[in-house]
């Protein structure tokens, strides 16, 4: 830091996606270990259990238990007294308002932040000040009785107090006055001074003698004094009790410290489809009420308050530090920690209290749960564990107060699910590990292979080593000290001690835990996985599948060779994790403040005017809001950041520093900006005056022209109208023409990219009224501007509403036509409209698709409206230089281009409006306007990956030019129509083997299917194989031959016969012969062989086509952001991008052409089979001697180059004509196919990947079959006939063939052919008779003396064999068919008809084909509009699979969301009304009086609850109507080209 993704390629505009980081996560799939944090995000759902708030006996009454003593005993114990001061209960005090939870509410002064209370409290703590005296009376507890099931409660009686209560004192404080000081001022504040008025609680330790070494506790005695009770009193019993210090308490008051209340400024999410909201509302007085300000409450008075800077209302949501992300500014988020706040089942309320409307208080409604004897009661985990339920998902019903930290108490202590810890989960973060070192002939095995090897791979194995973890054993912590007490020493105080303070020893506690942490043995031992590999993206083969099954984040794989699926082996990334899902910031400058836009991509309002609001000229002053710029306060801690420390390290945590605010204040500054501060100025701005232009607006009123009706006139058959016609008009007299009346509309020329207006518009001519420009020149006024959200106005056409008017046009409608169909295009009719008044609509492609104003920035050329100046004789024209408008071209500049460029779209400044992916949807709901149509406003849910601008090459176009080509046209013969033959489709068969299918299949592959060929079907065989290598084995009676017999045949059978050859031995009549190891061949067997079996869409080669068309690139260089252009275009020319000029091109490569064949035309050489002019010779034939002249034959040359001439052409290049010459402008012919297209064509010619079959899909054989036959089709052949048909007769070639051939003469047959066998590997012999033609005869227009099929009968021939199935040859036979509908082919000269003749395949032939020869020989071409085809240049394009393109709507089927919808179900908020619980708070009130509380009684406010009409959300819903999706549905053709009637708006 970018990337993929629209396009054939390109730029850009747009979106979608992905790479990063991150989570309180959850799911797969996997896991060795620790340390540190984090764990209901959902139901503020319901909760079973235990637990979470108590203490103080040094506040108080009472008092079990130990323990002493007496007593009684049935020896179990019991009773009284004493003594003791625990537990449990109660009085009374502090805490239960901290801790701890949750996020429902809540959009608010809740919260941050800064500030204020002179408008306030504050228990506990601390500091000062001064005080604590004196007096009543209850009541809990408890004792008795009683009610009730419980829960709990009633009577009556005893008691205390730090509980109540009152009197005194009054240092202060409190009210209310009066004085003085500071002070701008204030109801304040500080000092006096008067009168009113308010306290209070004690507890604890405490004398003295005995006892004891001594002190001191227990103990025990002893004394003095009070109260109480009883009693007449004695007297008894009971109980209490010193001073003085100190301590701790209590009372008043003042300070602090922390805490709590209230005000205020600013900041805090979305909606305008929520525009108005409010009666205690907003002020003001009394008054109550609060700790205190205050509509906070009430009574009266006024009528105020809030709101577009968004009030009210709906929706969401606790708020911050922080937090995640980001260069940043911002975006997100608020879980763990830390501050506030809110909430405790829903809802009300209020006591207490220093706090509380009170989470583990209370009362009262409600819902729920529970107990109940049915009369009643009883609960509240959003405290810690935990349980159902919910949910994708969140732990133990664990230990401990050691530790920090609260409450209670003097302590000692109890209490503390708050905390420390431990459990559980990889939830996250960090940090270790799973071994290190060696170790190649590179082992096996796994995978791929081009079979050679390559990778897996130093990886393993092995060797060596080391133990973090692990296992066993062994030591072992820190976290714990200011506990209490004792002991020592100091200090302030005071007469002294105790005690208080400060120092010091000693001194007790550990849940966590036998943990952290060392140590010792042991042994590499216990420990590695997820994902990915087609691009973005790092990683690649095989094999399986075969648009299947399946992946996918976006683009997109998958239809038979898948790097994208599913294994696998390798590779890549992370690693105890790794991926996927989910959210969030990023990238996304795609909401743009930093940082974007609006001509044509979304995207300037249709115009104007105006208010609020923004913004605002030139000097001066004077003020500090804004701005700067020091200071001070203040931003909590943690976070963060730097920097030093502690756990080994790190994460984690400590301690120091540092960032942070649109904050608040104090001071300064005064460029700027401001000022409800104030002067001046004239350039903006406007007014006044003089001139000027104009279809500028509104009214009236007037003109000609045309049209149409009417009316006369004349006049006679059409007339109108189209591509052509019809409908219609018209003899009832029309159109055409002439004159006449009426009507209604619109104004010819002028007239023009000319005017005017803000726009929309505005056009006959004259008057009224009337709005804005434009120029000139002073004068004035002196910022008075600009732009505008709302709001008002205006605002074509079409439309509505009432009322006129209606000539011509003319939606709907009717009729003609056209059409497959025409609800249209064309034509005849023709209604609303159109036209006027008046009133609504308010929308258009209302555009320059460009909002308004202002300023600056080359010019060059028309034009309108002035203005001034030269210059002219004038008038005045031209021209110069101005000002306002209005075109064009074009520099900078600017822009994706395209363009725009002083009339920007440059460069800047102010305001406004408006975009934010395409569809849905210029939709729908809701609103608000409309009489209606309708408008304006304006979404979502779903779905796609696009859309979309500009330009570019293509292609295409029922665009445009130029240009060719047998493409038309001109001509000539064919086809189509008929038989036949071939070929192809159907179609039939066992089988009719494949293949080729518009042009470019179809006499094609196939240049020879009767077997063979053969690939196809029956059938019958063979299995290492019909053919090929190699290995192994075994083989001499082996290879080979092979007789019977089986059999269609292949095959099986095997009787018999039966060899070759190396090399040792041995034999030997010297020929051999034998034995033995081979070889070759055979034989089994493995490997392999074979496949016309599949893929031409895996391929190679080859081949058709466009097309022998003139085209089709390249390199440097030029232009463009690039695609790409330029060259290659243009202006001539050519068959040709041929060639020349011109030129940002210059050059060059494949292609044209030429090189090369054939052919014409001449030389020269050569002279045999060829030839024969001259000479002989002849049997008369160049036959033969000859000859080398000629033809010819086949080698070498020559020749033609637009070379000359002349005309045309700027010039050239060329053209066109003429000499000349066998041939002229490329002489005619051939080969030769440019880049490329068509997945064209062939896997059956051959090669070849893959893939399939292996007793068969290989091979062999017979035999069928490729030869079928209702039919269509396609190339031919012969033909309808006389330019002909037959006979007779006669002429003239080219080119080829030919030894398993060609085959002569000659002989037989009517002929095929037969016999023959000479001659030739061929300019020697042969095939071989060339036909047409010409001479001559017949036929005479006839289905024929045409036509030959069809079909009988007899023949040759070839071949193993002509039934399926051959060709020929003879006799009979004698079919269609008399020039072939629509359509089409072919040909431009030795060409087209035409005549026949050769080959090649081939044993023969189905050849009428194919390839070639030569023979006779035309006709036409004006010409490029048409059809096909191609070249080149423009042009549009929504095509690029590229017009056989795209694409549109309705039906129809299917699924989906959303709207309407009769209703019906459910929440939410509000308003009236009823009913009034619990409470506060007032009012009353017998009993003698008064006061307080209680009680009785009344009342004001009151939750829930009823009732009503409505408002608002959601959910269902028969059914409607559009909408999206959806491989191959109907039906038309709407748009794209001039889309075939130019398209689009409204």
């Nucleotide at each position: 830091a970018g990337a993929g993704u629209u396009u054939g390629a390109u730029c850009c505009u747009g979106g979608c996606u992905c790479a990063g980081g991150a989570u309180g996560a959850a799911c797969g799939c996997u896991a060795g270990c620790g340390g540190c944090g984090c764990g209901c995000c959902u139901a503020a759902c319901a909760c079973a259990u235990g637990c979470a708030a108590g203490u103080c006996g040094a506040g108080c009454g009472a008092g079990a238990a130990a323990c002493u003593g007496c007593c009684c005993u049935u020896c179990g114990g019991g009773g009284c007294a004493g003594g003791g001061g625990u537990a449990a209960a109660g009085c009374g005090g502090c805490g239960g308002a901290u801790g701890g939870g949750u996020g429902a509410g809540u959009a608010a002064c809740g919260c941050g932040u800064a500030a204020c209370c002179a408008a306030u409290c504050u228990a506990c703590c601390u500091c000062c000040u001064c005080g604590u005296c004196g007096g009543g009376g209850a009541u809990a507890a408890c004792c008795a009785c009683c009610c009730g099931a419980a829960a709990g409660g009633g009577u009556g009686g005893c008691u205390a107090a730090u509980a109540c209560c009152u009197g005194a004192u009054g240092u202060u404080g409190c009210u209310g006055g009066g004085u003085c000081a500071g002070g701008c001022g204030g109801g304040g504040u500080g000092a006096u001074c008067c009168a009113g008025c308010c306290a209070a609680a004690g507890g604890g330790a405490c004398u003295c003698a005995c006892g004891u070494c001594a002190a001191g506790c227990a103990g025990u005695g002893a004394g003095a004094g009070g109260u109480c009770u009883u009693u007449g009193g004695c007297a008894a019993g009971a109980c209490c009790u010193g001073g003085c210090c100190g301590u701790u308490g209590c009372g008043a008051g003042g300070g602090g410290a922390g805490g709590a209340g209230g005000u205020u400024g600013c900041g805090u999410c979305c909606u305008a489809u929520u525009a108005g909201c409010u009666a205690g509302u907003u002020g003001g007085u009394g008054a109550g009420g609060u700790a205190a300000c205050g509509g906070c409450u009430u009574a009266c008075c006024a009528a105020g308050g809030c709101g577009a800077u968004g009030a009210u209302g709906g929706g969401u949501a606790g708020c911050u530090g922080g937090u995640c992300u980001g260069a940043g500014a911002g975006g997100g988020u608020g879980g763990u920690c830390a501050g506030c706040c809110a909430c405790a089942u829903g809802g009300g309320g209020a006591c207490u209290g220093a706090g509380a409307c009170a989470c583990g208080g209370c009362c009262c409604u409600g819902a729920c749960u529970c107990c109940u004897a049915c009369g009643g009661g009883a609960g509240g985990c959003a405290g810690c564990a935990g349980u159902c339920g919910g949910g994708a998902a969140u732990c133990u019903u664990g230990g401990g107060c050691a530790a920090u930290g609260g409450g209670c108490g003097a302590a000692a202590g109890c209490c503390u699910g708050a905390c420390c810890c431990a459990g559980c989960g990889a939830c996250g973060c960090c940090g270790c590990g799973u071994g290190g070192g060696g170790g190649a002939u590179g082992g096996a095995g796994g995978c791929c292979u081009u079979c050679g090897g390559g990778u897996u791979g130093u990886a393993a194995a092995c060797c060596c080593c080391u133990u973090u973890u692990c296992u066993g054993g062994g030591g072992g912590a820190a976290g714990a000290a200011u506990a209490a007490g004792u002991g020592g020493g100091g200090g302030a105080g005071g007469a002294a001690a105790u005690g208080c303070c400060c120092c010091u020893a000693c001194g007790a506690u550990g849940a966590c835990g036998g943990u952290a942490c060392c140590c010792c043995a042991g042994g590499a031992a216990u420990a590695a996985g997820c994902c990915a590999c087609g691009g973005c993206u790092a990683a690649c083969u095989c094999u399986g599948u075969g648009c299947c099954a399946g992946c996918a984040g976006c683009c997109g794989c998958g239809g038979u060779a898948a790097g994208a699926c599913a294994g696998a082996g390798g590779u890549g990334g992370c690693g105890a994790g790794c991926g996927u899902u989910a959210u969030c910031c990023g990238g996304a400058u795609u909401u743009a403040c930093u940082g974007g836009g609006c001509g044509u991509a979304a995207a300037g309002g249709g115009c104007g005017u105006c208010u609020a609001g923004g913004c605002g000229g030139c000097c001066g002053g004077g003020c500090a809001a804004g701005u700067c710029a020091u200071c001070u306060g203040u931003g909590a801690a943690a976070g963060c950041c730097c920097c030093c420390g502690g756990c080994u390290c790190a994460a984690c945590u400590g301690g120091g520093g540092g960032u942070g605010g649109u904050c608040a204040g104090g001071u300064g500054a005064u460029a700027c900006u401001g000022c409800c501060c104030g002067g001046g100025c004239u350039g903006g701005g406007g007014u006044g005056c003089a001139g000027g232009a104009g279809a500028g607006g509104g009214g009236a009123g007037u003109g000609g022209a045309a049209c149409u009706a009417c009316c006369g006139g004349a006049g006679u058959a059409g007339c109108g109208g189209u591509g052509a016609a019809a409908u219609g008009c018209g003899c009832a007299g029309a159109u055409a023409c002439c004159g006449g009346u009426a009507g209604g509309u619109a104004c010819c020329c002028c007239a023009a990219c000319g005017g005017c207006g803000a726009a929309g518009g505005c056009a006959a001519c004259u008057c009224c009224c009337u709005g804005g420009c434009c120029u000139g020149u002073c004068a004035c006024c002196g910022g008075c501007g600009c732009u505008g959200a709302a709001g008002c106005g205006c605002g074509a056409a079409a439309g509505c509403g009432u009322g006129g008017g209606g000539a011509g046009c003319g939606a709907a409608a009717g009729g003609g036509a056209u059409u497959a169909g025409a609800u249209a295009c064309c034509c005849c009719u023709g209604u609303a409209g159109u036209c006027c008044a008046c009133g609504c609509c308010u929308c258009a492609a209302a555009c320059g698709a460009u909002g308004c104003g202002g300023g600056c920035u080359a010019g060059g050329u028309g034009u309108u409206g002035g203005g001034u100046c030269c210059c002219u004789a004038a008038a005045g024209a031209u021209g110069g230089c101005u000002c306002a408008g209005u075109g064009c071209c074009g520099c900078a500049g600017u822009u994706a281009a395209c363009g725009c460029g002083u009339u920007a779209a440059g460069c800047c400044c102010g305001c406004c409006g408006c975009c934010u992916g395409g569809g849905g949807a210029c939709u729908a709901c809701g609103g608000c306007c409309g009489c209606a149509a309708g408008g304006c406003u304006a979404a979502a849910a779903c779905u796609c990956a696009a859309g979309g601008g500009a330009a570019u090459u293509g292609a295409c176009g029922g665009g445009c030019c130029c240009c060719c080509g047998c493409a038309c046209a001109a001509g000539c013969g064919g086809u189509g129509g008929a038989g036949c033959a071939c070929g192809u489709g159907g179609u039939c068969c066992a089988a009719u083997u494949c293949g080729a299918u518009g042009a470019u299949a179809a006499a094609c592959g196939a240049a020879g299917a009767a077997c063979c060929u053969c690939a196809c079907c029956u059938g019958g065989a063979c299995u290492u194989g019909a053919c090929a290598u190699g290995c192994a084995u075994g083989u001499g009676g082996u290879a080979c031959c092979g007789a019977a017999c089986c059999g269609a045949a292949a095959g099986g059978g095997g009787a018999g016969g039966g060899a070759c050859u190396g090399c040792u031995a041995g034999c030997u009549u010297c020929g051999g012969c034998u034995a033995g190891c081979g070889g070759a061949g055979c034989a089994u067997g493995c490997a392999c062989a074979g496949g016309u079996g599949g893929u031409g869409c895996a391929u190679g080669g080859c081949u058709g086509u466009c097309g022998u068309c003139a085209g089709u690139u390249c390199g440097u260089g030029u232009c463009g952001u690039a695609g790409g252009a330029c060259g290659u275009c243009g202006g001539g020319u050519u068959a040709a991008g041929u060639c020349c000029c011109u030129c940002a091109a210059c050059g060059a490569g494949c292609g044209c052409a030429a090189c090369c064949c054939c052919u014409a035309c001449u030389a020269c050489c050569a002279g045999u089979u060829g030839c024969c002019a001259g000479c002989g010779g002849u049997u008369c034939g160049g036959c033969c001697g000859g000859g080398g002249a000629c033809u010819c034959u086949g080698g070498u040359a020559g020749g033609a180059c637009u070379g000359c001439c002349g005309g045309c052409g700027a010039a050239u290049a060329a053209c066109c004509g003429g000499a000349g010459g066998a041939a002229g402008g490329a002489g005619g012919g051939g080969a030769u196919g440019a880049c490329g297209u068509c997945a064209a064509g062939u896997c059956a010619g051959u090669a070849u990947g893959c893939c399939c079959c292996u007793c068969a899909u290989g091979u062999c054989c017979a035999g069928g079959g490729c030869g079928a036959c209702a039919c269509a089709c396609g190339u031919g052949c012969u033909a309808c006939a006389a330019u002909g048909g037959u006979c007779g007769g006669u002429a003239c070639a080219a080119a080829g063939g030919g030894c398993a051939g060609c085959g002569a003469a000659c002989c037989c047959g009517c002929a095929a052919g037969g016999g023959g066998g000479a001659g030739c590997g061929a300019a020697u012999c042969u095939c071989a008779g060339a036909a047409a033609g010409c001479c001559g005869g017949c036929c005479u227009c006839a289905g024929u003396u045409c036509g030959g099929a069809u079909u009988g009968g007899g023949g040759u021939c070839u071949g193993c064999a002509a039934c399926u199935c051959g060709a020929c040859c003879u006799c009979a036979u004698g079919a269609a068919g008399c020039u072939g509908g629509a359509a089409u082919c072919g040909c431009u000269a030795g060409u087209a008809a035409u005549c026949g003749c050769a080959g090649g395949u081939c044993a023969g032939c189905c050849a009428u084909a194919c390839u070639g020869c030569g023979g006779u020989g035309a006709a036409u071409a004006c010409g490029u509009a048409c059809u096909c085809g191609g070249g080149g240049g423009u042009u549009g394009u929504a095509c690029a699979c590229a017009c056989c393109g795209c694409c549109c709507g309705u039906c129809a089927c299917a699924c989906c969301a959303a709207c309407c919808g009769a209703g019906u179900g459910a929440g939410g908020a509000g308003c009236a009304c009823c009913c009034g619980a619990a409470g506060u708070c007032c009012c009353u009130c017998a009993g003698c009086c008064a006061a307080u509380a209680c009680g009785a009684g009344g009342g004001u406010c009151g939750a829930a609850g009823g009732u009503g009409a409505g408002c608002u959300u959601c959910g269902c819903g028969a059914g409607g109507g559009g909408g999206g999706u959806g491989a191959a549905g109907u039906c038309g053709u709407a748009a794209c080209a001039a889309g075939g009637u130019a398209g689009c708006c409204g």
This is a predicted structure of a 1546-nucleotide RNA (small-subunit ribosomal RNA) from an uncultured marine bacterium.